[in-house]
Molecule: Bacterial large signal recognition particle RNA
Organism: Clostridia bacterium
């Protein structure tokens, strides 16, 4: 060297979490890699390994080891970004409020701005007239059992008799009330009047008029200036989320080079 039985290994590994710490289990990658049975109200440990129990394979392409390449994934600080929170205010940016300007657009304006001058009106006090309403006057109806008037039938009453007397219904008048119509008239009022008249009249608003000749306005854009609210932007904080970001670590799987590992029997 070769053949047969053996044995150690090996039949997954990793990251977070959990733990005092480590192994599982549950979750995530890798990605193929043997069963059964137990573990989050946690299982089993303090070890090269979850316990228990059985099965392939086995000294090397297959086990062990160190190095170097690549690197899936996870955590962790930072930065960036969305969204939610707290707080802030001379950060003054939106948004709201106010003053100013007049560069553009709008409207006004030579069929004549703006601004001065003179004039009326809007105001105020008096006051005609007109309306309304209200009362006085007068007109007009109606209006008294008796206590209004006339004129009183009958009836009463006085008288010897003529005659007289009062006076009920009736009937005519009227007063007071009450109703009406309507005014030349008179008297007060008044949230009245496209009405006149005198007179005041500080100022702003209307408006006319002659002169005069080019602006006026400040609606929307802008622009400067001021006050402010905490809705938004912004500044501080702090949560969650993303990101082929980037820093640290961990780091499956894959490459690639070295280097380690037995026994027993036969030939």
């Nucleotide at each position: 060297c070769c053949g047969c039985g053996c044995u150690a290994g090996g039949c997954g590994g990793g990251g977070a979490g959990u733990c005092a710490g480590c192994g599982g289990u549950g979750c995530c990658c890798u990605g193929u890699a043997c069963c059964u049975g137990c573990a989050a109200u946690c299982c089993g440990c303090u070890a090269c390994a979850g316990c228990a129990g059985g099965g392939c394979u086995g000294a090397a392409u297959c086990c062990c080891c160190a190095u170097u390449c690549c690197g899936a994934g996870g955590c962790u600080g930072c930065c960036g970004u969305u969204u939610g929170u707290g707080g802030g205010g001379c950060c003054g940016g939106a948004u709201c409020c106010c003053g100013g300007u007049a560069a553009g657009g709008a409207g006004c304006g030579u069929u004549g701005a703006g601004a001065g001058u003179c004039g009326g009106g809007u105001c105020c006090c008096g006051u005609g007239c007109a309306a309304u309403c209200g009362g006085a006057c007068g007109c007009c109806g109606c209006g008294a059992a008796c206590c209004a008037u006339g004129u009183c039938a009958g009836g009463u009453c006085c008288u010897g008799a003529c005659g007289g007397a009062a006076g009920c219904a009736g009937c005519a008048u009227u007063a007071a009330a009450c109703g009406g119509a309507u005014g030349c008239u008179u008297c007060g009022a008044u949230g009245u009047g496209c009405c006149g008249c005198g007179g005041g009249g500080a100022a702003g608003c209307c408006u006319g008029a002659a002169g005069g000749g080019a602006g006026c306005c400040g609606c929307c854009u802008g622009c400067c200036g001021g006050a402010g609210c905490a809705u938004c932007g912004c500044c501080c904080g702090g949560a969650a989320g993303c990101g082929c970001g980037u820093u640290g670590u961990c780091g499956a799987a894959g490459a690639a080079u070295g280097g380690g590992u037995g026994c027993g029997c036969g030939g």